[in-house]
RNA sequence: CUCGACAAAGGCAAAACCGCCGUAAGGCGGUGACGCAAAGCCGCGGGCCCCUCUGGGGGCAGCCGGGCUGCCGAAG
Repeated sequence: CUCGACAAAGGCAAAACCGCCGUAAGGCGGUGACGCAAAGCCGCGGGCCCCUCUGGGGGCAGCCGGGCUGCCGAAG
């Protein structure tokens, strides 16, 4: 460096419910854990979703790829 263990320490938090924001997709906070070795960050490519005056505008990073950063250390 690759890799990712019935390892150790720690981390994140799906659905659902509650509150707030948004026309909506959806976002933020709380409760809660289905999962995650980048489920940390970035809409760059694809994909999906919403709005629309059809020109366009917006959302999803927990769909895939890509970029940047990063904890731990058995075996190969």

Description
This is a predicted structure of a 76-nucleotide RNA (c-di-GMP-I-GGC riboswitch aptamer) from a Gemmataceae bacterium. Model confidence (mean pLDDT): 90 of 100.